RNAcentral holds the full RNA, with entries from SILVA. The part of an RNA shown here (small-subunit ribosomal RNA, 3' major domain) has 482 nucleotides and comes from a metagenome.
Context: one part of a larger RNA
Order: sequence, then C1' cells, then structure tokens
RNA sequence: UGACGGGGGCUCACACAAGCGGUGGAGCAUGUUGUUUAAUUCGAAGCAACGCGAAGAACCUUACCUGGGUUUGACAUGCUAGUGGUAGAAAGCUGAAAGGCCGACGACCCUCUUACGAGGGAGCUAGCACAGGUGUUGCAUGGCUGUCGUCAGCUCGUGCCGUGAGGUGUUGGGUUAAGUCCCGUAACGAGCGAACCCCUGUCCUUAGUUACCAGCGGGUAAAGCCGGGGACUCUAAGGAGACUGCCGGUGUUAAACCGGAGGAAGGUGGGGAUGACGUCAAGUCAUCAUGGCCCUUACGCCCAGGGCUACAAACGUGCCACAAUGGCCGGUACAAAGGGGAGCGAUACCGCGAGGUGGAGCAAAUCCCAAAAAGCCGGUCCCAGUUCGGAUUGGAGGCUGCAAUUCGCCUCCAUGAAGUCGGAAUCGCUAGUAAUCGCGGAUCAGCUACGCCGCGGUGAAUAUGUUCCUGAGCCUUGUACA
Repeated sequence: UGACGGGGGCUCACACAAGCGGUGGAGCAUGUUGUUUAAUUCGAAGCAACGCGAAGAACCUUACCUGGGUUUGACAUGCUAGUGGUAGAAAGCUGAAAGGCCGACGACCCUCUUACGAGGGAGCUAGCACAGGUGUUGCAUGGCUGUCGUCAGCUCGUGCCGUGAGGUGUUGGGUUAAGUCCCGUAACGAGCGAACCCCUGUCCUUAGUUACCAGCGGGUAAAGCCGGGGACUCUAAGGAGACUGCCGGUGUUAAACCGGAGGAAGGUGGGGAUGACGUCAAGUCAUCAUGGCCCUUACGCCCAGGGCUACAAACGUGCCACAAUGGCCGGUACAAAGGGGAGCGAUACCGCGAGGUGGAGCAAAUCCCAAAAAGCCGGUCCCAGUUCGGAUUGGAGGCUGCAAUUCGCCUCCAUGAAGUCGGAAUCGCUAGUAAUCGCGGAUCAGCUACGCCGCGGUGAAUAUGUUCCUGAGCCUUGUACA
C1' cells in the first nucleotide's frame, strides 16, 4: 500500500421487511449429469455451465460410428515432362452410392502465317514442391465475450511531505443517483468514467399520398366508394418546451433539500444505447486468425447407412393443469409492431377439419398474411376426478420434402392417465411494473418453438422501515496474510 475480520461508523441495492405471482409435488417439452452404446461428436461447470454455442440434427448440416472407396487429393500456387484428332466426359458394364472398368464418332481459346504448319494458354495425365486436419495446447496468443457493475470509481502532470515503499490531491463539513456540486484545505490543475446522445410523452410550423373525412355535393344493402377538402387523426422533417427557471420555508448569504404555483410533463419525466482502470492465468485454438507440437495411402478427402432423438435414475429451465373470477356453445367490439417475389396470397368452390382447386391484388401507409385474444352480451354445466384436466394409445387422413421406419408437424374419430394447489427449501417483481391475454419476426423445404427476440390489450397489491440475511461504496481500526 492492499486484502481480510463472526471490528466500528456512515450510505446504498427487490438485499431484507411489506405485498403479488411462481419454482420445489403431477404430466409433457427442453438442456445437463449418469448409465448404455459400434457411435450416442465437441465445448460450457457456483453466482457468471445446464430452452447455453444451436436464429431450426430426417438426408445435408455432422465434426461421431460401421462399411465401401481414394491418395498431388474436395480446395490454392508453382516447377518439370507428356498429351493436345489424344486424355477425359457422355453412352455401356459393375456398384447401395461414391467410385471402378471399358472407351467408337465428333469437339476449347489466343498469336504468327496466304496456306501447310509453328508457338503459347486453359484442361488432362505422370512426377515433385505442397495442399489438408472441427488433431493438441484458451496456462503461448490476437480478436470477441461474460462478471463485479451503469457500481462511482480509476489515474496523471507539476508542486509539497517522507531516507524510502509511498502519501497529498481523491481526506474533512454538507449535499447528490453520481469523485454531482458547494465550503474548507499544500495543494493547483487535468484525463478516463458520471452527465451531455436516440426513442417516447405536449404543442407549433411545413407538407397531404397509398394515410385522414369536419363541413358541402353525389352514391350504396353497407362502405372515404366518388367529386372535393387541408380542418382532425396520422405520417416525417424542422422547431418550442423542463432549467430547481418562479414563490415560500430550511440551510453557512453556499451547494442543496422540503412545500407550492404554472404546466402535457418537475426536480435524472419514462425507456434504450453507452460498460472507466482493472478482477477472475474466467470463456472461446469448434466463428475467425495465429506461435509451438502432432498426422501425411491418414488424425486428410469422398460416399451409403446409422448416431447426435438411447433410458433404471438425478438436477436445472419452461409449458399446461388441478377448475365456477371456470369449462363449453352462439353472437359482438377494440391493437401495435412486423413480414411478403422460387414470396404473401383475397373473393369463390370442395372437404367436419388439417387442407385442396383456383387465382384477383400486391416489390406494398395502396394488396395479402390477418381471425387479435382476454373483453362484452346471451345460453348451458352445478362442485363431481366432473361437460375439470389433457398425457398416453389405436384408427383414418393432410402437408413439406428425393425420402417422415429409426426421427417431422398438423387434422379428425376413439381412448381418456397423473393431477384436488404442492415438504424442507427457493425465485421474480416498486407502475403502465407484476400478473394475465393474444399478435409478429429471425433461423427455416418442413419442424419437434412450450425456446429466443420484439409488439400491443387488460391491469394490481405493497414499501411502517434499515435490527437482521446477501452484495456493494467511502472513512476508520486490528492483523502472525501478500
């Protein structure tokens, strides 16, 4: 100087408390361990591994296994020689495929030359340098990332103090979300962080199509459907607005705090992006790059089939339930944000349905996906393992795709399991949040998506407080630790 303490002081955080909803019990999905296996490819391991890499494992992917095959190679560059009316490809034979065998006729480009022909290149063959490796080392590395933590810290220049390590500044008194600001001060300044940025909430101006429709006219079963309008909504560019600016009180005449006014918004308005010096020899050699080591008729490469989907068991993360604030049936209303050309696909027709036929319109504020759902209105069930619950299984079908047996999704009929609110323990959340309801997208032929990332609808309860648990910041103290 740090680190640590079942030392102290001050302060903070869904840390506790106060509340609401879960997990832990059931079924299923998914990841992991373990076991099994020819293989069940590899990595990730307290928080910070375990719906993680994987934003898509039937083949491919694919790295694993079995079998078949190949050796200048699936891919790059260079050298030598040959070939260039030949080699090879196609066809044929063989084979599960890849590959192998055989091999008739015809057949690449450029330059020179009148032409014959010659030369060069590409291709092929042979040989050689080499290629290749998801082999190893993340404790040799770059890059990228997690984490403490969006915590308020981490440092420097000069000066001063100390023999020196170092200190001071950065401590102290207040204050803040903040090393934020004020005062004091052997310090005076500065840098990286904090703040300053984007979206959203109010208003104004400009603009008015594909968006809008108040007033006017036309029109319909209905409809901005048409003329028109530029008001409103909206769209998208510019601007205004919030700064403790104003008032009162407290405070050191400070910084600031408390209350109030006005205001769409008030003291960081809400959300996002942004992650200091560093810590964990944290993670990744399997994104990529890369040093060393290792393989080179194989640890490279090609192919078929299988496996990554196994299943006594254990754990994590989720989904759906156990019902009446509900289930089922009928009617009816209101979003936002997205996506669409090998695409989205309307009206119509067929089918109980998944879906099929067909094809209007639309590179889309125009057309389509598209039905929002919870909600509201009416009916029914009457507390049951039920008209709850939907696992499992049988049958019949649909779709994608070369192909759904291992191993896809969906529909219909039948079947109807466990489950009556979950022990010890444990998680999330402070407001448009939790809870609950649906919608979209990436990946993608299809999909094991209940995952992930977004979007809106409905919309709470509680916070007396900081004693305790956990973590963190500053100061101080002890230390046999570094």